[in-house]
RNA sequence: UGAGUUGGCCAGGCGGCCGCGUGAUCGCAAGAUCCCGAGGAACGUCCGGGCUCCGCAGGGCAGGGUGAUGGCUAACGGCCACCCGGGGUGACCCGCGGGACAGUGCCACAGAGAGUAGACCGCCUCCGGCUUCGGCCGGGGGUAAGGGUGAAAGGGUGAGGUAAGAGCUCACCGCGCGACUGGUGACAGGAGCGGCACGGUAAACCCCACCCGGAGCAAGGCCAGACAGAGAGCGUUUGAGGGCUGCCCGCCCGAUGCUCUCGGGUAGGUCGCUGGAGCCCUGGAGCAAUCCAGGGCCUAGAUGGAUGGUCGCCCGGUGUGCAAUGCGGCAACGCGCACACCCGACAGAACCCGGCGUAUCGGCCAGCUCAUCCG
Repeated sequence: UGAGUUGGCCAGGCGGCCGCGUGAUCGCAAGAUCCCGAGGAACGUCCGGGCUCCGCAGGGCAGGGUGAUGGCUAACGGCCACCCGGGGUGACCCGCGGGACAGUGCCACAGAGAGUAGACCGCCUCCGGCUUCGGCCGGGGGUAAGGGUGAAAGGGUGAGGUAAGAGCUCACCGCGCGACUGGUGACAGGAGCGGCACGGUAAACCCCACCCGGAGCAAGGCCAGACAGAGAGCGUUUGAGGGCUGCCCGCCCGAUGCUCUCGGGUAGGUCGCUGGAGCCCUGGAGCAAUCCAGGGCCUAGAUGGAUGGUCGCCCGGUGUGCAAUGCGGCAACGCGCACACCCGACAGAACCCGGCGUAUCGGCCAGCUCAUCCG
């Protein structure tokens, strides 16, 4: 200098004028003044909670979620570290990461044969026949080392051995086993023993382990307002109906009651609603996520739903033109000026918070890896 990779921050700033919203103060009122006033995702509604209501929220089944290990957290399907496997030269990235000896299913086509699955071409040997004496044809036996098919073919390489071969034997590798060492653990690792094969697939059904009451701010309270009934069915302790995902059991409530059909009337205000698992700074512990201590701060709360317009300067971006040895540096190399235009991306709170996913104009900072060049 170029390419890559990981993490973090910002999302225009300042000022004048006019115009909006909540709150506070002053004022009889009109109104005046002051503080504050959208996001990194406010989007998605995919998870987890806070909060509210259901008398308790019992047991079982169904259903749903997660899936290496150890930590963090209010919790999570999140985050951090680390193990194993895979990808990459590497920094790093990825993982629906328990079980195939509980059972069921599937592995098309090709191929001789695809699970306790095989002989197509071959190789060896015996018998018979033929022969141009090279060998060929048929039958019996042995073989799975060579070739072929395939995503995958009864471990791999080499040597010995054999009629030809084969873990048949041996060496190394692979695989399996118990023991020893290290580690909190998943797991890793020298020496030892064993010739050692019913493969793969569970983001197939399934099995195993752990977790899960339900509904949701249109939750739920308070005030106001308005009422007109008619008919039918069931029931009153022999219990209708109800107890908020579904079913069953248990338990409880329950009477001028419950359900259905037709018909009439009202529906406004207010709380919830912003002081929080809150934010910032410093120090300490920890590899980290995060935790502890001290100090400081209060930053929208709307409800046909507010934060806009304009002017100037600065920052940043784009385009055009110019400069080019002027400056920095040992060098490689880096830095400049003027004008015009733009800051028009993704996008907009509505109970709040922690995550995840998605969209996006640009700018900045730091670490690490690889390549090249200079000293």
A computed fold for a 375-nucleotide RNA from Demequina sp. NBRC 110057, annotated as Bacterial RNase P class A. Rfam family: Bacterial RNase P class A. It is annotated as a ribozyme.